Description
This is a predicted structure of a 133-nucleotide RNA (c-di-AMP riboswitch aptamer (ydaO/yuaA leader)) from a Bacillota bacterium. It was read from a public genome assembly, where an Rfam model found it. The prediction has a mean pLDDT of 78. NCBI's taxonomy places the organism under Bacteria, Bacillati, Bacillota.

[in-house]
Formats: sequence, structure tokens, C1' cells
RNA sequence: UGCUGCCUAAUGCCGAAUCUCGCGUCGCGAGUACGGAGGAACCAUUUGUUGGGGUGAAGGGCCUCAGGGUCCAGAGAGUCGUCCUGUCUUUCCAACCCGUCAGCUAACUCCGAAGGCAAAAUAUACAGGGAAG
Repeated sequence: UGCUGCCUAAUGCCGAAUCUCGCGUCGCGAGUACGGAGGAACCAUUUGUUGGGGUGAAGGGCCUCAGGGUCCAGAGAGUCGUCCUGUCUUUCCAACCCGUCAGCUAACUCCGAAGGCAAAAUAUACAGGGAAG
């Protein structure tokens, strides 16, 4: 000096998932930004083993024996803070749960507040906009 691996801090990303306090302190408890579900009237609903439903972007069509491929819709990223519009590029398009049961839904009731990632490179993709600080 280069390459590779691991750890930590900071920075940044997906996501509702941040922060605070306490205790018998590495675990537990209470709260919390922020999220979700159930639940009247009115309205809506003709479906019910071909069960039905929920969280989530992850819903459909075509091809395939299947795996999978492809298209439309949908979601994220492109870090000189965040937000909005358009174009371009590029990824994703899962998984889990309830348990025969749930439309909407005031009052009310009950839950979650996790987990997983990225690499230093004119890597500032381009053109605009508004608000706040």
C1' cells in the first nucleotide's frame, strides 16, 4: 500500500416498531411517538366446506406436469435534511396469523410498539415545485 474477514461507533435503508422511567438490573415491569383489530344506529350485504377472515406493497391474467417465466396493477431505492410532481434506472412483488367467526360502525373493548439490512465510489440519475425549520 492492496485484498479479505470480524467487531464497534457514527451515517443511512425497509418497517407502525421510536423514546422515557423504574426495579430485585443484561432480564423484568410501567408508560410512549407511531400502528392494528373487534364493536351500535343508519346504510350496505344473498353469501354461507368450493368455509370465511386479518396484518402486509405482496392482488390478478397468460404460459408450464411442476419448478418457474412473463404481463398489468402495487411497493421500495437512486443518501448535499425531510416533503410533493414527472421522467429514467434498478430491486421487491413474501411470509405469518385467527379458527367456523368478524361488512361499515359513535360510545366502548382488546392488541403491537419487532426484526432485518447497506458500504465510500462525481455513487449528486435528470427536470421542476411548495411548506416548515